[in-house]
RNA sequence: UUCCGAAAAGGCAAACCCUGGGUAACCAGGGGACGCAAAGCCACGGGUCCCUUCAGCACGAUGGGAUAGCCGGGUUGCCGAAG
Numbered sequence: 001u002u003c004c005g006a007a008a009a010g011g012c013a014a015a016c017c018c019u020g021g022g023u024a025a026c027c028a029g030g031g032g033a034c035g036c037a038a039a040g041c042c043a044c045g046g047g048u049c050c051c052u053u054c055a056g057c058a059c060g061a062u063g064g065g066a067u068a069g070c071c072g073g074g075u076u077g078c079c080g081a082a083g
Base pairs, nucleotide, nucleotide: 003083004080005079011036012035016031017030018029019028020027021026034069040075041074042073044072045071046070047067048066049065050064051063053061054060
């Protein structure tokens, strides 16, 4: 240093509720903890979701948006037991 994840110090915050923004998905703040060794950051690939247009049973296609706590990837980082 890398894999790894015992201990210690801490950190983050699901669902839900309130307030606000947005057509919506969803986002921000406060409360709240299901969980998380990156549940820090990035929309690059895939997935899922929303809106618009075309089409007009459904499906599908185009454009735009969302999701990092869906998966993969990139990048930064606390601690240091066994191996």